[in-house]
RNA sequence: CUUUGUCAAAGGCAAACCGUUGGAAACAUCGGGACGCAAUGCUACGAGGCUUAGUUUACAGCUAUGCCGGUCGAGCCGCCAGA
Repeated sequence: CUUUGUCAAAGGCAAACCGUUGGAAACAUCGGGACGCAAUGCUACGAGGCUUAGUUUACAGCUAUGCCGGUCGAGCCGCCAGA
């Protein structure tokens, strides 16, 4: 440096749910809590999904500029062990 991975070691993150704050909502921050994760670290570039404020409308609805990285792909960074 490349690659494979968690046998071991040191650790790390944190689902659901509850409370708090923001938000139209999806959802996110903070605290508790652990379902799990070898990238469940960062990035909204592509796909997919969620919400529907605003726009628009035949007033049934449509629609992202909003959101999801723990939906997938992609890019970047990284502990330890083996080769």
The RNA shown here (c-di-GMP-I riboswitch aptamer) has 83 nucleotides and comes from a Deltaproteobacteria bacterium. Its Rfam family is "c-di-GMP-I riboswitch aptamer". Rfam describes the family as follows. GEMM was predicted in a large-scale screen for bacterial structured RNA regulatory elements. The organism belongs to Myxococcia, within Bacteria.